[in-house]
RNA sequence: GAGAACCGAUUGGGAGAGUGCGGUCCGCAAGGGUCGCCGCCGAAGGAGCAACCGCCCCGGAAUCUCUCAGGCACAACGGACCAGUCGGGUCAC
Repeated sequence: GAGAACCGAUUGGGAGAGUGCGGUCCGCAAGGGUCGCCGCCGAAGGAGCAACCGCCCCGGAAUCUCUCAGGCACAACGGACCAGUCGGGUCAC
């Protein structure tokens, strides 16, 4: 010096599953909130197993699994992950 990995910010993309039934509340109505029941989804988070990895005593580990949480008309919010930009940065050159 300009770059991986990594961290933060920001922009864009970003799925799935019930317009379910009943009670109740607000409301002129449309519609919405809440509670219960059944069904369902996995990509906030959480948990479990494990390929694999490491400094190999013991640790780290998923998009797999479970659904505690969260979510299930449209929209909004959220959203793992991917890409771009900016900044920081260790290691190697």

The RNA shown here (Glycine riboswitch aptamer) has 93 nucleotides and comes from an Actinomycetota bacterium. Its mean pLDDT, the model's own confidence on a scale to 100, is 79. It was read from a public genome assembly, where an Rfam model found it. The source organism's lineage runs through Bacteria, Bacillati and Actinomycetota.